[in-house]
Context: one part of a larger RNA
Parts: sequence; structure tokens; C1' cells
RNA sequence: CGCACAUGGUGGAUGCCUUGGCGGCAGAAGGCGAUGAAGGACGUGGUAGCCUGCGAUAAGCCUCGGGGAGCCGGCAAACUGGCUUUGAUCCGGGGAUUUCCGAAUGGGGAAACCCACCGCAUAGGCGGUAUCGCAUACUGAAUACAUAGGUAUGCGAAGCAAACCCGGUGAAUUGAAACAUCUCAGUAACCGGAGGAAUAGAAAUCAACCGAGAUUCCGCAAGUAGUGGCGAGCGAACGCGGAUCAGCCCAGUCACGAUCAGUUGACGGACCCUAGCAGAGCGGGAUGGAAAGCCCGGCCAUAGACGGUGAUAGCCCGGUACGCGAAAGGGAAAAUCAAUGAGUGACGAAGAGUAGGGCGGGACACGUGUAAUCCUGUCUGAACAUAGGGGGACCAUCCUCUAAGGCUAAAUACUCUCUGCCGACCGAUAGUGAACCAGUACCGUGAGGGAAAGGCGAAAAGAACCCCGGAGAGGGGAGUGAAAUAGAACCUGAAACCGUGUGCGU
Repeated sequence: CGCACAUGGUGGAUGCCUUGGCGGCAGAAGGCGAUGAAGGACGUGGUAGCCUGCGAUAAGCCUCGGGGAGCCGGCAAACUGGCUUUGAUCCGGGGAUUUCCGAAUGGGGAAACCCACCGCAUAGGCGGUAUCGCAUACUGAAUACAUAGGUAUGCGAAGCAAACCCGGUGAAUUGAAACAUCUCAGUAACCGGAGGAAUAGAAAUCAACCGAGAUUCCGCAAGUAGUGGCGAGCGAACGCGGAUCAGCCCAGUCACGAUCAGUUGACGGACCCUAGCAGAGCGGGAUGGAAAGCCCGGCCAUAGACGGUGAUAGCCCGGUACGCGAAAGGGAAAAUCAAUGAGUGACGAAGAGUAGGGCGGGACACGUGUAAUCCUGUCUGAACAUAGGGGGACCAUCCUCUAAGGCUAAAUACUCUCUGCCGACCGAUAGUGAACCAGUACCGUGAGGGAAAGGCGAAAAGAACCCCGGAGAGGGGAGUGAAAUAGAACCUGAAACCGUGUGCGU
């Protein structure tokens, strides 16, 4: 030095576990904000720090309910003090307080700071003072009336928020095996706006000589008809089947008629949400550290869901089935009341710089094409129901509808969030980046990037005492425990790697 066996160190794979994730289903909610939000800074406890809570009334104050024996949040014990059956702690509703920054709004500003004015004041302090829009009043130039402007008061707005929605602006990578029309794509991004949904919506629609009858969404039609450097690609409609269904008003007068429907408001409060209550049924024996496993004998079941308990428990515990419950706040059906209003008839009316056209663009599945249809930057420009639009160039016949005003639930989309439940989803290099004090530590001037890190034991019973040692580190005894090769660098403890002992070989 090698091989073999044994036994260790190191290391943290594997197995088992789960407090955390991921995906979904059902219901709820779909907003918060000048009554100062979202998000923060700084404080706040008897005792240093961090988290949580709270705000100079500061782990809290008042009140109304629930609840019923302990409590003074967590890491996290200990000490020092308190509270509580005159009902504390805790849970729910309502209220009070709520520093400073932040739209931040008195002015400024390098956020959490600096500096003001006015009014009131019991002299501690309290309140007001931003900008823009609208309304009203007063005032008021050049300039006579006026207007602009100024001042005051009142009301409103602003800012934040995950996706969904509507609108405006609008790429490139890419594909075409290069690339320019084309594609990616009206996508991403940016901007504006709204709602719990939004948009759309009651035919100047389709259809085809038969007829249908607003919109939205889904399945087919169909990768069809088309479109396309006829390349890459793009890609309908008619019709059919479903989901859901709802229709109206203005551009007007008169008459009749009368309070039905609808709408709004008031009242109302079934029922639901925001705490909870109650809830059946088991004992013995052996093994074992421990029984829920095994053996024996019982019981309940509208409850044999689930979780826990020293191994696997219907009957030990929390619960579960069934049933019950709200002073207060929120939601909310019926009934009732009030207001508005509907309806019928007659005669009218029936949307003009519009429809259409030329030029240039855009949208339609449709790239200018035979290109209808829709929108319009520009130039033009009708008719008036005996009229007008459409039926994919265009014309006629025929059919069909009535533009240039407006409103409209449901079916549909989404999930920052709450509650309950589920999973041939993950199980710590997985699953969220984050199971752990994580958007942390750390990196970067900054925008931004962004980790690692779970497990003693049933219970701390967390090793009194003794010895070596530096009042060490570490170890040896003793003790606890079922186990300490479970000793806190703690379940299991693979491999690489490094030793020790024995044997053999060289």
C1' cells in the first nucleotide's frame, strides 16, 4: 500500500411525517378613500429584542350580546405585581380614541421633518386656510354698457386595488426555413373609463319566393365557402341544436278612462349572515414503557365524517347526525301605504350637412380585387312613405325592412377576499420565491435580482452530583427514559471521503 471481515468518524441521501403550498366545487362578497384610504414611520408592556395587537385613552377604553373558570398575546421561561362567580380572560355586534407620513390638501420639503397666518380659548389647546369643476352671490379692468379677472359660500372630484370589461395609441422577437406585401397581432405595452359584471340589444336584420323574428354565450355547420407573395397562413356565414328569455320610451296634441301592471319611496320583517348551545353509546384480561392492536363479554347509531389521545378507538376527548339560538349590525321575500304612472281612440308625426357620391385610409374571414356592407380625414351632397335602405359589382322584377334619437334584466367573463368541502395533487432539491420572523438576509447607484434554512422524546423527565480540563471546548461516570449510537451539531442515518482492529498478500 492492497484485499477481506468487523467497527467508527464525516456526510445528510432514503423512509416515515406535515404546520405550508397547488388545483377545484358550492355559497358569499365584489370595493376602500377628504368622516383622510391602500401602505408605512415612530411609539406603546414592570423587565433588552423581534413578531402580533394597539395609538399619547396606545397587547388597550365604553356599551350590548355569547360564554362560564380561570386569566394578564407569541418567541419564552423566570421574577415582580395584579384581575376574576359583584362573571374576568376569551368570542361576536356597535361606539370612543386613533401621533406623524402618505391623494396629503396652510406654505415648504431630501416621506414620516421644517416654517406659518386667521378665529376661539378656561392658556392644556381646538378649529380653519391646497387645487380643479359646477352653482350662487358680491366685486370688477383696458372700455360707456359689458366681458375677462378677483373674492366668498355650498356641493362634488382626486388617490389605491388581483383579474375580468369597454375605448384610445400601438410594437418587435417570431413564421414565411432569406425577405419587403403578409404573419406574430390589433397581441404585448402605455393611456382613459366603468361595473359587479362590462359590452351588445328590440331589425333601414336575415332568408329565398318557403319562411324566421332583439342581444349575449355554448355545441355543430367547418377547418367547409372563401381569402392568401393563391406562399406561410388567415378563416366566416346561412341553417340546426341548446343556455337564457322582455320588452320599451322621446321627437305630440286632443278626447275617453281610471288607479290594474310597472317604477320609486315608506313601512314591514318571514328568512339568511356576523358569537354560540345541546348532542347517544365500554368494560375486563394478557403482552407492552404506553393499548386504541389481540382475547373475552356488551352498547349506541338520523351520530361508523374527520382530528386527537404514550401503537390501529363508533362508545376516552374535540366533534359528527338530528335539533336549537341574536340585545346589536348587515342583507332580505310577502303583505300594507303613498307618489308617479300605465291604457284606449282620433288626427298627426316618424331623427339632414344625414343617406349617397369622388379622393385617401380603416373595419368586415375578405390583402382593391368583380368588392357589395360598415366607419370617416377631405371635397361634395338627396328623397320625405306616391318615399327610402338592403338582398355581395351593376340593372329590372320580386321579397324584405324603415337609418341618420334613447333605455333595457337573464343566460356570459373574472377572483385581491370570506366561509365550508373535496383531490388516482406535492411532501422540504418537491409543493408558492417563501412549511422556519421571506420578498427577509444578501447583491445592485438604480430599475431590479433574490436565497439557504422543517423533524429529540409519549412527556423535558433537557442530564442533580462526581472526575479530567483553561471557572474552557470536549469527554468519562452517575441519573432520566422503552430507547441517550433518541443528548439538544438531537427520528431514520445510504454513498462519496477519512480512520481503527484482526487476518491475508506484497
Background:
The part of an RNA shown here (large-subunit ribosomal RNA, domain I) has 506 nucleotides and comes from a Pseudomonadota bacterium.